[in-house]
Molecule: transfer RNA
Organism: uncultured Erysipelotrichaceae bacterium
RNA sequence: CGCGGGGUAGAGCAGUGGUAGCUCAUCAGGCCCAUAACCUGGGGGUCGGUGGUUCAAAUCCACCCUCCGCAA
Numbered sequence: 001c002g003c004g005g006g007g008u009a010g011a012g013c014a015g016u017g018g019u020a021g022c023u024c025a026u027c028a029g030g031c032c033c034a035u036a037a038c039c040u041g042g043g044g045g046u047c048g049g050u051g052g053u054u055c056a057a058a059u060c061c062a063c064c065c066u067c068c069g070c071a072a
Stems, first nucleotide, its partner, number of pairs: 002070006010024004018055001026042005048064005
C1' cells in the first nucleotide's frame, strides 16, 4: 500500500430508511428484624467525525479518525 469486519447509555449487545431499544450496572420505592435475592418505577445516548442522497438517515453513499483481522 491492498482487502474484510467493528465504533450505539458506565459495561456487554440489538436495531438494515419512518418515535433509538434490551440485559447488567446505577438511583428511588416496595418486601424483610436486616442484607442479599425478588417486585415496581426513574435517570443516563441526538448513534466515532464531516459532508452528500432523501419528505425522512444509527441505517444508503464519499472522505477522514480509531480498533481487530487477512494478505503482502